A computed fold for a 99-nucleotide RNA from an uncultured Methylobacteriaceae bacterium, annotated as Glycine riboswitch aptamer. Model confidence (mean pLDDT): 81 of 100. It was read from a public genome assembly, where an Rfam model found it.
RNA sequence: CUCUGGAAAGCGGCGGCGCCGUAAGGCGCCCGCCCACCGACGGAGUAACCCGCGCGGGCGCGAACCCGGGCGGGGAAUCUCUCAGGUCCUCGGACAGAG
Numbered sequence: 001c002u003c004u005g006g007a008a009a010g011c012g013g014c015g016g017c018g019c020c021g022u023a024a025g026g027c028g029c030c031c032g033c034c035c036a037c038c039g040a041c042g043g044a045g046u047a048a049c050c051c052g053c054g055c056g057g058g059c060g061c062g063a064a065c066c067c068g069g070g071c072g073g074g075g076a077a078u079c080u081c082u083c084a085g086g087u088c089c090u091c092g093g094a095c096a097g098a099g
Stems, first nucleotide, its partner, number of pairs: 001099005010035001012034005017028004036087003042083001043081003049074005055068004
C1' cells in the first nucleotide's frame, strides 16, 4: 500500500432553502440553531516505575546506609474525558487477519 472483517449512539425539535400541492400539508443524500446521546479517526488526562530537588526520622563524628512522605519532569491503554469527530441499516472506523 491492497483485500477482508470491524462496535456504539436521535426514525429528535425548531427555522431556512429547494421541490410537489389550490390549500392543509408532504419530501430532500441541503443549511443553521437547540436539546439528548456515542467513543474505535484525531486529541487530552492518568498507575506502577525512572530521574532530579529538598524535608522529617533512625544509627552515626561524618559520609554512607535504612524508613517515610512532599514538589517538579518523564511515563500506557481498548481505562477516563468528550475538545474534535460521530448518532437513516450508510459513511467512517481503533483494532485484527491475509498479501